[in-house]
The RNA shown here (transfer RNA) has 73 nucleotides and comes from Chloroflexi bacterium AL-W. Its mean pLDDT, the model's own confidence on a scale to 100, is 82. The organism belongs to Chloroflexota, within Bacteria. Rfam family: tRNA. By type it is a transfer RNA.
RNA sequence: GGCGCUGUAGCGCAGCGGUCAGCGCAGCACUCUCAUAAGGUGAUGGUCGGUGGUUCAAGUCCACCCAGCGCCA
Numbered sequence: 001g002g003c004g005c006u007g008u009a010g011c012g013c014a015g016c017g018g019u020c021a022g023c024g025c026a027g028c029a030c031u032c033u034c035a036u037a038a039g040g041u042g043a044u045g046g047u048c049g050g051u052g053g054u055u056c057a058a059g060u061c062c063a064c065c066c067a068g069c070g071c072c073a
Stems, first nucleotide, its partner, number of pairs: 001072007010025004018056001028042004049065005
């Protein structure tokens, strides 16, 4: 330098172009216990890597850029 894959919550990951973007874990509050852990209940937490484009509508499709990983040279 070329090609490909990945990028979504603090962490690990889902998400046929359309419903409020979800699950698990962690953290927080309450509950349970003499107490701790485990268990139960509830709420919180997101510029979906960035900028443009297509579309009535984009996390999803397209282009470029950025970061990580891999292959080729």